[in-house]
RNA sequence: GGGAGAUUAGCUCAGCGGUUAGAGCAGAGCGCUCAUAACGCUUUGGUCCAGAGUUCAGAUCUCUGAUCUCCCACCA
Numbered sequence: 001g002g003g004a005g006a007u008u009a010g011c012u013c014a015g016c017g018g019u020u021a022g023a024g025c026a027g028a029g030c031g032c033u034c035a036u037a038a039c040g041c042u043u044u045g046g047u048c049c050a051g052a053g054u055u056c057a058g059a060u061c062u063c064u065g066a067u068c069u070c071c072c073a074c075c076a
Base pairs, nucleotide, nucleotide: 001072002071003070004069005068006067007066010025011024012023013022018056027043028042029041030040031039049065050064051063052062053061
């Protein structure tokens, strides 16, 4: 330098144009227990990496940028 993939909750991820953005784990409260763990119930938590464009409508499509991962090439 060329190419591909990823970026969504504290963590791991789903969501692939149309209801109010979700699950598990984690956190908080309650129940259960002599108590703790486990288990059950409730609940908190997000400007979907940034900016722009297309659209009636964008996490989702397009462009630019950023960060990370992988492959290829080059190099003293």